[in-house]
Molecule: transfer RNA
Organism: Candidatus Saccharimonadota bacterium
């Protein structure tokens, strides 16, 4: 260097053109002698960065940027 696949909430995922869901944590509240379980609720991300194409972009084009995998040179 080349190809290929990810990047979304703390963490782990869905969402693949009509405006972001859920797990698990965290916070309150019910319960309990308390704590744990267990119910009920709420807060929290505009999607890895920047440009572009749509009326509309997490989704689609480019170009950078981290992280995997494979080849590949090199000593």
């Nucleotide at each position: 260097g080349a190809a290929u696949c990810a990047g979304u909430a703390g963490c782990u995922u869905a969402g693949u053109g009509g405006u972001a869901a859920a797990g698990c944590a965290u916070c309150u509240g019910a319960c309990u002698u308390u704590u744990a379980a267990u119910c009920a609720g709420a807060g929290g991300a505009g999607c890895g960065u920047g440009a572009g194409u749509u009326c509309a972009a997490c989704u689609c084009u480019c170009a950078c940027c981290u992280g995997g995998u494979u080849c590949a040179c090199c000593a």